RNA sequence: AGGAGUGGGCGCAUGGUCGCUGUUUCCUUCUUGGAAAUAGAGGAAAGUCCGAACUCCAUAGAGCAAGGUGGUUCGUAACGCGAACUGGGGGCAACCCUAAGGAAAGUGCCACAGAAAAUAUACCGCCUCGCUUUAAGCGAGGUAAGGGUGAAAUGGCGAGGUAAGAGCUCACCGCUUUUAUGGCGACAUAAAAGGCAUGGCAAACCCCUCCUGGAGCAAGAUCAAAUAGGGAAACGCUUAAGAGCUGCUCGCUCAAUGUUUCCGGGUAGAUUGCACGAGGCGCCAGGCGACUGUCGUCCUAGAUAAAUGACCAUGGCCUCAAUUUGAGGUACAGAAUUCGGCUUAUAGCCCACUCCUUUUU
RNA sequence: GCCGAGAUAGCUCAGUCGGUAGAGCAACGGACUGAAAAUCCGUGUGUCCCUGGUUCGAAUCCUGGUCUCGGCA
Numbered sequence: 001a002g003g004a005g006u007g008g009g010c011g012c013a014u015g016g017u018c019g020c021u022g023u024u025u026c027c028u029u030c031u032u033g034g035a036a037a038u039a040g041a042g043g044a045a046a047g048u049c050c051g052a053a054c055u056c057c058a059u060a061g062a063g064c065a066a067g068g069u070g071g072u073u074c075g076u077a078a079c080g081c082g083a084a085c086u087g088g089g090g091g092c093a094a095c096c097c098u099a100a101g102g103a104a105a106g107u108g109c110c111a112c113a114g115a116a117a118a119u120a121u122a123c124c125g126c127c128u129c130g131c132u133u134u135a136a137g138c139g140a141g142g143u144a145a146g147g148g149u150g151a152a153a154u155g156g157c158g159a160g161g162u163a164a165g166a167g168c169u170c171a172c173c174g175c176u177u178u179u180a181u182g183g184c185g186a187c188a189u190a191a192a193a194g195g196c197a198u199g200g201c202a203a204a205c206c207c208c209u210c211c212u213g214g215a216g217c218a219a220g221a222u223c224a225a226a227u228a229g230g231g232a233a234a235c236g237c238u239u240a241a242g243a244g245c246u247g248c249u250c251g252c253u254c255a256a257u258g259u260u261u262c263c264g265g266g267u268a269g270a271u272u273g274c275a276c277g278a279g280g281c282g283c284c285a286g287g288c289g290a291c292u293g294u295c296g297u298c299c300u301a302g303a304u305a306a307a308u309g310a311c312c313a314u315g316g317c318c319u320c321a322a323u324u325u326g327a328g329g330u331a332c333a334g335a336a337u338u339c340g341g342c343u344u345a346u347a348g349c350c351c352a353c354u355c356c357u358u359u360u361u
Numbered sequence: 362g363c364c365g366a367g368a369u370a371g372c373u374c375a376g377u378c379g380g381u382a383g384a385g386c387a388a389c390g391g392a393c394u395g396a397a398a399a400u401c402c403g404u405g406u407g408u409c410c411c412u413g414g415u416u417c418g419a420a421u422c423c424u425g426g427u428c429u430c431g432g433c434a
Stems, first nucleotide, its partner, number of pairs: 001357010012315007020040008042332001046343002049341005054216004061250004066212003070208001071085005086100001087098004101207002106205002108201003123147002125143007155173002158170003175194008220272004230263006242254003279298004284293003316330005362433007371386004380417001388404005410426002413423002
């Protein structure tokens, strides 16, 4: 100097004039009108993919079904999220990805090619014997080391051995079991013994581990008003039908003129829920880290057809031109119960650390 | 806010229980005709919405994204 990797932050600023909404205080025509102060859209508010808080289902149990998670240990209110580590894969490296339990519980699939694709196998070939015979061919037995097909052919490579071969034997890898050491653990390292064995797919069904009531602020609560407290049907009223928390079963509870279904009619207005929180920020302490704790400090939108804006000026950043004052642009995008994450979109700028290549000192 | 479905040739649709993509209409060429239509014969036309992953192999299975349609409240 160039290229690359990881983490964090900002995402236009300031001033003036006018225009909106909330809160507090004061005045006041006492109903909303005025004055002052103060606050006013994000890192994703988005997607609605997860988890909860909160509210209701009068009590809300058990089992099955259904759904989700999937290495280990921690963090968290919890999670399918985060941190650290382990196994596997990619990269020269810094680093990145991971859907990572079980195929000997069972069922299923592996097209085409190939002799044969899982209680699987002899097409070519090799060896021995026999028949026939110029060569060659045929039959019987043995064989799976070599060749071919395929994504994959039944442990791999080397040596010995054999009629030819085969873990048949031996050494080294690989696999299984046991022991020791280190680690909380997943696991790693070392040694010994062994059968030397029958593949892959579970993002195939499934088995195993752990977890799970439902609905959702348009949940709910209160007030006011109006209509036809209308009509019909079924079941039941000791036992009970029926209803009640996905679906089913059991249990439990309610109901003693009740429950359910259908038709028809009226109303749909106001207030509340509505923002003080698993809250923000800061110092210190603990921890590899995510994070936790004590102390201090702050209150930071609550609209309801939907406020948070418009104009002017000066600068910032970027691009082009130019040396000279110029021109253009300034991303993704708007709260509606709240919070913790994940995913997606984003003009451009800043900071820190690390790796590789080249050059110079 | 909650729930469900779809995207394949120019058009309308099959194929989705993984084995390398089809049918009809339209289009083009030929036959037939004085010339056309009809009819007959033949021919194609494809990033299977996009990206990534699993697998030997993906339109099909899974994750994420885009667009379209419908239902409840």
The prediction has a mean pLDDT of 77. This is a predicted complex of two RNAs, RNase P RNA and transfer RNA, with 434 nucleotides together. It holds a member of the Rfam family "Bacterial RNase P class A". Rfam links the family to the GO terms ribonuclease P activity, tRNA processing and dimeric ribonuclease P complex.